[in-house]
Molecule: Lysine riboswitch aptamer
RNA sequence: UCGCUGAACAGAGGCGCGGUUUUCAUCAGUACCCGCUCCCAAGGCCAGACAGCCGGGACCGGAGAAAGGGGAUGCCGCCGAAGUGAACGGGGAGUGUCUGAUCUCCGUCCGCUGGGCCGUCGGAGAACAUCCGCCGGACUGUCACAAGUAUUUGUGGAGCGCUGUCAUGGCC
Numbered sequence: 001u002c003g004c005u006g007a008a009c010a011g012a013g014g015c016g017c018g019g020u021u022u023u024c025a026u027c028a029g030u031a032c033c034c035g036c037u038c039c040c041a042a043g044g045c046c047a048g049a050c051a052g053c054c055g056g057g058a059c060c061g062g063a064g065a066a067a068g069g070g071g072a073u074g075c076c077g078c079c080g081a082a083g084u085g086a087a088c089g090g091g092g093a094g095u096g097u098c099u100g101a102u103c104u105c106c107g108u109c110c111g112c113u114g115g116g117c118c119g120u121c122g123g124a125g126a127a128c129a130u131c132c133g134c135c136g137g138a139c140u141g142u143c144a145c146a147a148g149u150a151u152u153u154g155u156g157g158a159g160c161g162c163u164g165u166c167a168u169g170g171c172c
Base pairs, nucleotide, nucleotide: 003171004170005169008165009164010163011162014079016078017077018076019075020074022072023071024070033062034061035060037058038057039056040055043054044053045052046100047099048098049097050096051095082113083112084111085110087108088107089106090105091104092103093102114140115139117137118136119135121133122132123131124130142157143156144155145154146153147152
């Protein structure tokens, strides 16, 4: 000097990711409530047991939401950002207790996904919104290999990646 390599630190991708504020629409002229008229007695409050509470329904008129989900915007934190699935543990919700189911939140651990976009299908959802997942497509960042020589094309890989610093490190 070249090659290989552990740790630490910094950084890039772009319709990039997450949280949150404000606002807007949706939910919805729905639920609940009030009034009038009419109809029905068996039930309703997730399932079972016990207890507790309540009659139920329809038309019309009046008044009339919210949560969850989302768009835009500003701010904050970031670049395995984050998302998702399994297992285990814990918390919460629907009248109370027990058991169970469902939904939801948190933690530990493991697996998958480089990124967003478009489309089919499946799931969630009130939803032609939106979100999640498989598959397909082009795009994009990056690395390796090959071709070409004005810098593009092709193939392949995955974020456990890539670039840089430390560097006077370690090994050969």